Predicted 3D model of a 119-nucleotide RNA (SAM riboswitch aptamer (S box leader)). The sequence was found by an Rfam model in a public genome assembly. Its mean pLDDT, the model's own confidence on a scale to 100, is 78. Rfam family: SAM riboswitch aptamer (S box leader). Rfam links the family to the GO term regulation of gene expression.
This record gives sequence, C1' cells and structure tokens, in this order.
RNA sequence: AAAACAUCCAGAGAGGUGGAGGGACCAGGGCCCUGCGAAACCCGGCAACCGGCUUAAAUUUGAGUUAUGGUGCUAAUUCCCCCGAACUGGCUUUUCGCCGCGCUGUCGGAAGAUGUAAA
Repeated sequence: AAAACAUCCAGAGAGGUGGAGGGACCAGGGCCCUGCGAAACCCGGCAACCGGCUUAAAUUUGAGUUAUGGUGCUAAUUCCCCCGAACUGGCUUUUCGCCGCGCUGUCGGAAGAUGUAAA
C1' cells in the first nucleotide's frame, strides 16, 4: 500500500507567530469562511479509537473510569453535488415521465476521512 472491522447530524479559544488564502484528493459546479486576518506552526481545548485502571462473567467479551501514554479532531452532516429504493406535495386523464419540499429529508450503496491492525 491493499484487504478487513468500527465510527462519521455531538464536542472543542474573542490566545500567540504568521501573512493570502481556505473549505482532504483529480476536473468542475454550487454554497460558504477569510485583512473584524486564510493556510501553516505554537499554546490552549475537545473526544474514550488504541492504551492504563476497576469490575462482572470466563480467556476474550461486557460495563464503568481515566485526557499521565499513542493517534485523531478543533465553521457549516464527510458543507452540498455520484448510484439505487421507499415516503411526501405539485404537473400529467392514467402509466411513463418531469419539478419541488422535508436539519442541503430518510434508508442502503459508492467514494472519502479517522482509528484499530499491518509494515
């Protein structure tokens, strides 16, 4: 790296350095953030994925706890945009089809991110 499993509508500064960009990635669209300072770095913070501790069962699970250890994260659902299904309102005589609303609706998938694991 690939594969597998888990999670992804919660949470987190009116700080310092820094200076123009940013919202993961390729191309693009939408919509946003940004000199009332972007990215990045430092500090601070959030959070129980791993780890630690306690405990019940029995050899690996459950429950609880811990931010001293290893990651991670710190605008907007993973900001939205792909595919399928069902619901709902309208147009259409009906079917087919088209349009819209529902925290940018719901469920599933794809893609992605993070962790575990592996190296």